Small-subunit ribosomal RNA, 5' domain from a metagenome, 536 nucleotides, folded computationally. The full RNA is in RNAcentral, with records from SILVA. Model confidence (mean pLDDT): 83 of 100.
Context: one part of a larger RNA
């Protein structure tokens, strides 16, 4: 000199854009943060409609284009969001490999979607418990569950031929055999059978995306850590996995690592980047992005395409809460917020209008992701606090050699301007999609009001009456902080008298202190200025 997620002191007008628990991965009151689908299914309740009865109050049955509720079922909850504890490791970065692998939803292509069955929740009844939560009996549905049928190129096993090879195998062609599937729903049309459209379901091949695994290289400190290792190193066999492999087990051999630093200890998430520097380098890893790990502490599996799962389950532990003392409930390192710790870090706000995500055919619902607003000079950037004129060089302050000098065109006065703040008026973009409706057109078909495409119209804004524009009034509401001995830009007076004090270094102060304290003056930066801390 530059920088900062800064803090502290004094001061403080406005706006834009960013940023904001670095400490206790300490404990958490309260609210919200993951649901959705009735176009998979059976119910219940309410309103409506139809029919019947009626004592005119109502009751019973049916209905499906309504709404709501819990339940079965499907998809999602493995994303998004947080934190940095652990980890010196194939965790990360980079470059390869997978002939050792998986991949829900999505895209493309081929084929199929047949026939049966038994339950169960909800519900009703009984019952246990303070509660949390159960138990028994009975009834019922499905795209829930379970059989049978059919199914090829795919899979498995056996065989033949060919190609490649790292000689272990791999790939292709081919012959015989074996095994495995499914679910419907909505709309339209027809007298019916049926047919059409949309969307599901099953199977097979391919793609895309995502993920698992392996390897080369790279990036901290300590040798005042020198030896470490028995599933240890390799082999055979078996098991296991989506998959290779001591991944696991049995047997066999005795290996494997290490001064190019093993093992041990300390510290630490890693990277793109960030800061600094002419560079080389050094320091660092907040925000944003990629990736890893974790979710009260430790362990475990279940479900699933995917987890050994932050707002799932089970076991153990610590802590907190409820209890009828028998037993139960909980997990903010999600967003706000509280206590505590600390030098120190914000609102228990608004909205799903946009972007993105989940579910749904859609309308839509959910979304503390996100978009916004609030607080903070925490940072960066921009603007303002007025402009011109004005000498009697006013008054006043300070100083003085008493003449003067200086603050100083500074003020006053006169003439203007109107940014920002204030008041009044106007007023966007961010919103075109989806959907509805109208028209045209296309495919299919016997046909259709159903389906696809295109065009027109309608509708939707949290921010917010915000940005921006116009008008009004009037210099009015808006300057401080540090320093002035040298380094280092800027000097005098008074007070003090080695005292009180200053100080980054050198050093000032013991009676004329440009160095202490105050006044005047000056210098530097400026809505900031200094101090402290840290890095280069």
């Nucleotide at each position: 000199g530059a920088a900062c997620g800064a803090a502290c002191g004094c001061u403080g007008g406005c706006g834009g854009c960013a940023u904001g628990c670095c400490u206790a991965a300490c404990a958490c009151a309260u609210g919200c943060a993951a649901g959705u689908c009735g176009a998979a299914c059976g119910u219940u309740a309410a309103a409506g409609c139809u029919u019947c009865c009626u004592u005119c109050g109502g009751g019973a049955a049916g209905u499906g284009a309504u709404u709501a509720a819990a339940g079965u079922g499907g998809c999602g909850c493995a994303c998004g969001g947080g934190u940095g504890a652990g980890u010196a490791a194939c965790a990360c970065g980079u470059g390869g490999g997978u002939a050792a692998u998986c991949u829900g939803c999505c895209c493309c292509u081929g084929g199929g979607u047949u026939u049966g069955g038994g339950a169960u929740a909800a519900c009703a009844g009984u019952u246990c418990g303070a509660a949390a939560g159960g138990a028994c009996u009975g009834c019922u549905a499905a795209u829930a569950c379970c059989g049978g049928a059919u199914a090829a190129g795919a899979c498995c096993c056996c065989g033949g031929c060919g190609a490649c090879u790292g000689c272990g195998g791999u790939c292709g062609c081919u012959g015989a055999g074996g095994c495995c599937a499914a679910a419907g729903g909505a709309g339209g049309u027809u007298u019916c059978g049926g047919c059409c459209u949309c969307u599901g379901c099953c199977u097979a091949a391919g793609g895309a995306u995502g993920a698992g695994c392996c390897c080369g290289c790279g990036g901290c400190c300590c040798a005042u850590u020198a030896g470490c290792u028995a599933g240890u190193u390799g082999g055979u066999a078996a098991g296991g996995u989506a998959a290779c492999g001591g991944c696991u087990u049995a047997c066999c051999a005795a290996g494997g690592c290490u001064a190019u630093g093993a093992u041990g200890g300390g510290u630490a998430g890693c990277u793109g980047g960030u800061c600094u520097g002419a560079g080389a380098g050094g320091a660092u890893g907040a925000u944003c992005a990629g990736u890893c790990a974790c979710a009260c502490u430790g362990g475990a599996a279940c479900u699933g395409a995917g987890a050994c799962a932050c707002g799932g389950u089970c076991c153990a532990g610590a802590c907190u809460c409820c209890u009828a003392c028998g037993g139960g409930a909980g997990g903010c390192a999600g967003c706000a917020g509280u206590g505590g710790g600390g030098a120190a870090u914000a609102u228990u706000g608004c909205g799903c209008a946009a972007u993105g995500g989940g579910c749904g055919a859609a309308a839509g619902c959910c979304u503390g992701a996100c978009g916004c607003a609030g607080c903070a000079a925490u940072g960066c950037c921009g603007c303002g606090u007025g402009g011109g004129u004005g000498a009697u060089g006013a008054a006043g302050g300070c100083u003085c050699u008493a003449g003067g000098g200086u603050c100083g065109u500074a003020a006053a006065g006169c003439c203007c301007u109107g940014u920002c703040a204030g008041a009044g008026g106007g007023g966007a973009a961010g919103a075109a999609a989806a959907a509805g409706u109208c028209a045209a057109u296309c495919a299919g078909g016997a046909a259709a009001u159903g389906g696809g495409u295109u065009g027109g119209c309608u509708c939707u804004g949290a921010c917010g009456g915000u940005a921006c524009c116009c008008u009004c009034a009037g210099a009015g509401g808006a300057a401080g902080c540090a320093c002035c001995g040298g380094c280092u830009a800027a000097c005098u007076c008074c007070g003090u008298g080695c005292c009180a004090g200053c100080a980054g270094c050198c050093g000032c102060g013991g009676u004329a202190a440009c160095a202490c304290g105050g006044g005047g003056g000056g210098u530097g930066c400026a809505a900031g200025c200094g101090u402290u801390g840290u890095u280069c």